[in-house]
RNA sequence: AGGUGUCUUCAGGGCGGGGGUCGUUUCCCCACUGGUGGUAAAGUCCAUGAAGCUUGAGUAUAGAACUCAGGCCCGAAUCGGUGAAAUUCCGAUACCAACUGUUAAAGUCAGGAUAAAGAGGAGACAAGA
Numbered sequence: 001a002g003g004u005g006u007c008u009u010c011a012g013g014g015c016g017g018g019g020g021u022c023g024u025u026u027c028c029c030c031a032c033u034g035g036u037g038g039u040a041a042a043g044u045c046c047a048u049g050a051a052g053c054u055u056g057a058g059u060a061u062a063g064a065a066c067u068c069a070g071g072c073c074c075g076a077a078u079c080g081g082u083g084a085a086a087u088u089c090c091g092a093u094a095c096c097a098a099c100u101g102u103u104a105a106a107g108u109c110a111g112g113a114u115a116a117a118g119a120g121g122a123g124a125c126a127a128g129a
Stems, first nucleotide, its partner, number of pairs: 004126007016030004031108002033097002035048004043095002052072008077093005099111003
């Protein structure tokens, strides 16, 4: 140095303009946003977190709930160029985005959620070799 243990801390962005409408940040046109690790720098590759559904065990038990460990599910990109190397850079043109709510259908509003949750990042301390 690396590894191990304990602890601390950090850890998600975006509707502005116009049109139409009784009524929309929800429709139409333009606009805007992109968790984490890997890899030539990635919303679209590989993996993974959150969301949704669900199983088992434990606490408790009327139920709900909570804790731990799992399972399922999980959107979307091509072409050209440079290069040793890029579906990652440059150029062009595309595409995608949970659930609940709403006078009207939502990636951008409100809510679970100041997430107290989290992949993971950073740091401190400790022991042993």
About this RNA
A computed fold for a 129-nucleotide RNA from Pseudolactococcus raffinolactis, annotated as FMN riboswitch aptamer (RFN element). Its Rfam family is "FMN riboswitch aptamer (RFN element)". Rfam links the family to the GO term FMN binding. The model forms 100% of the base pairs in the Rfam consensus. RNAcentral holds the sequence, with entries from Ribocentre. Lineage of the source: Bacteria > Bacillati > Lactobacillales > Streptococcaceae > Pseudolactococcus.